[in-house]
Context: one part of a larger RNA
RNA sequence: GGACGAACGCUGGCGGCGUGCCUAACACAUGCAAGUCGAGCGGGGAGGAGGAAGCUUGCUUCCGAAUCCUAGCGGCGGACGGGUGAGUAACGCGUGAGCAACCUGCCUUAUACUGGGGAAUAACGCAUCGAAAGAUGUGCUAAUACCGCGUAAGACCACACUACCGCAUGGUAGAGGGGUCAAAGGAGCAAUCCGGUGUAAGAUGGCCUCGCGUCUGAUUAGCUAGUUGGUGAGGUAACGGCCCACCAAGGCGACGAUCAGUAGCCGGACUGAGAGGUUGGACGGCCACAUUGGGACUGAGACACGGCCCAGACUCCUACGGGAGGCAGCAGUGGGGAAUAUUGCACAAUGGGGGAAACCCUGAUGCAGCGAUGCCGCGUGGAGGAAGAAGGUUUUCGGAUUGUAAACUCCUGUCGUAAGGGACGAUAAUGACGGUACCUUACAAGAAAGCUCCGGCUAACUACGUGCCAGCAGCCGCGGUAAUACGUAGGUUGCAAGCGUUGUCC
Numbered sequence: 001g002g003a004c005g006a007a008c009g010c011u012g013g014c015g016g017c018g019u020g021c022c023u024a025a026c027a028c029a030u031g032c033a034a035g036u037c038g039a040g041c042g043g044g045g046a047g048g049a050g051g052a053a054g055c056u057u058g059c060u061u062c063c064g065a066a067u068c069c070u071a072g073c074g075g076c077g078g079a080c081g082g083g084u085g086a087g088u089a090a091c092g093c094g095u096g097a098g099c100a101a102c103c104u105g106c107c108u109u110a111u112a113c114u115g116g117g118g119a120a121u122a123a124c125g126c127a128u129c130g131a132a133a134g135a136u137g138u139g140c141u142a143a144u145a146c147c148g149c150g151u152a153a154g155a156c157c158a159c160a161c162u163a164c165c166g167c168a169u170g171g172u173a174g175a176g177g178g179g180u181c182a183a184a185g186g187a188g189c190a191a192u193c194c195g196g197u198g199u200a201a202g203a204u205g206g207c208c209u210c211g212c213g214u215c216u217g218a219u220u221a222g223c224u225a226g227u228u229g230g231u232g233a234g235g236u237a238a239c240g241g242c243c244c245a246c247c248a249a250g251g252c253g254a255c256g257a258u259c260a261g262u263a264g265c266c267g268g269a270c271u272g273a274g275a276g277g278u279u280g281g282a283c284g285g286c287c288a289c290a291u292u293g294g295g296a297c298u299g300a301g302a303c304a305c306g307g308c309c310c311a312g313a314c315u316c317c318u319a320c321g322g323g324a325g326g327c328a329g330c331a332g333u334g335g336g337g338a339a340u341a342u343u344g345c346a347c348a349a350u351g352g353g354g355g356a357a358a359c360c361c362u363g364a365u366g367c368a369g370c371g372a373u374g375c376c377g378c379g380u381g382g383a384g385g386a387a388g389a390a391g392g393u394u395u396u397c398g399g400a401u402u403g404u405a406a407a408c409u410c411c412u413g414u415c416g417u418a419a420g421g422g423a424c425g426a427u428a429a430u431g432a433c434g435g436u437a438c439c440u441u442a443c444a445a446g447a448a449a450g451c452u453c454c455g456g457c458u459a460a461c462u463a464c465g466u467g468c469c470a471g472c473a474g475c476c477g478c479g480g481u482a483a484u485a486c487g488u489a490g491g492u493u494g495c496a497a498g499c500g501u502u503g504u505c506c
Base pairs, nucleotide, nucleotide: 001506002505003504004503006502007501008500009499010498013378014377015376016375017374018373019371020370021336026334027333028332030331031330032329035076036075037074040073041072043070044069045068046067050063051062052061053060054059055058083289084288085287092214093213094212095211096210097209098208102206103205107202108201109200110199111198112197113196115149117147118146124139125138126137127136128135129134155180156179157178159176161174162173163172164171165170185194186193187192215261216260217259222252223251224250227249228248229247230246231245232244234242264286265285266284267283268279269278270277271276291312292311293310294309295308314325315324316323317322342368344367345366346365350364351362352361353360354359381411382410383409384408391402392401393400394399415446416443417442418441419440420439421438425433450495451494454491455476456475457474461490462489463488464487465486471478472477
């Protein structure tokens, strides 16, 4: 000198764009943050076109189409999106390869099929238990829920064959007979549309393996028993001590094993002429975690932040028998701290989930609010104006300086205030932002300058006070009676809506 997610002191006019718990991965009141589909299903409720009966002819009773709502069963989605950085020195990440050892819902392409049956169960009714959370028994009912049967392929399984190829196990293609495995309907007058099942391929996403790279300490030198390898069995989508039984005795290490400490990694960012050093907040990619620890279930995908079970700590309710909860989602509260924001608006746009669609949901997102927290832009007026006014300071008492500075005259209108018009972003329609930005007109210099320094380094000096005191200080050093170094004042220098200090990095 530069930089900052900064803080503190003094000061503070406006706008645009960014950015804002770095500390306690501390505890959390309240609201919201993941639903959707009635065109899968049976009910229930609202509704009442219309119809029927009775007669007192305008009333009563009964049936009831359309339409709307929906607790439950069922489907898809809750594995995305959003948060945090605790753990992790690791194939976690980065980079480059491999998979002849693998999976992939929705989507795309191709092809074949969609026949015929069955048994339940929630809802509901009845009954019971419980303070509650909730639970139990019994009876009925539906489906795109569940289960057999038929059909069966270039799918899968074992057997045996041929050709070609290779990278060790082997791979690809073809043909044979045998065995195994499918399906679901809905809307519509219909056409048709949306679905369902098998197979093959693609796309996308993911798992696994390997080469290289990835902080400090030797005042950590030895470490290791599923440990290292083999055979067999199990398990997995798949390879593998992944797990198990048996067998062998191996494996790692001064090219730093083990242990200890620290730490999410990267694209990047800051700095520097570069080499390098430091860093990983915002944005993007990957990973890990979701009160602590463990576990599986469902599913194409989780060992699952707003799912389940168990244990621990904590909080809450209780009729003391038993129950409920998890903000490292968005706001917000307490606490910690030098320190970090609103319990806001909208789904209008972009994107996501569901749906045939209308649409619904979306604290993702788009916006607004707060903070000079940063960067950038603008302003606080312009021109004239010497009696060089008054006042202040100083003085050798002549003057000098503040200083064209002010007053005063003329002008302008950034900004401001008021009124009028008024967007782009959105397409025929739909705008939270927003009557915002912007434009026009009127008014009128009005509301708008501070902070620091002035001994040398280092731009900028005098007076008074103080008297090694009070104090200053980045280094050298100032202060003991004439202090340009302390304090105040005048003047000046530098920067400017900021200035200075502190901290950290280069």
The part of an RNA shown here (small-subunit ribosomal RNA, 5' domain) has 506 nucleotides and comes from an uncultured bacterium. Rfam family: Bacterial small subunit ribosomal RNA. Its family is annotated with ribosome and structural constituent of ribosome in the Gene Ontology.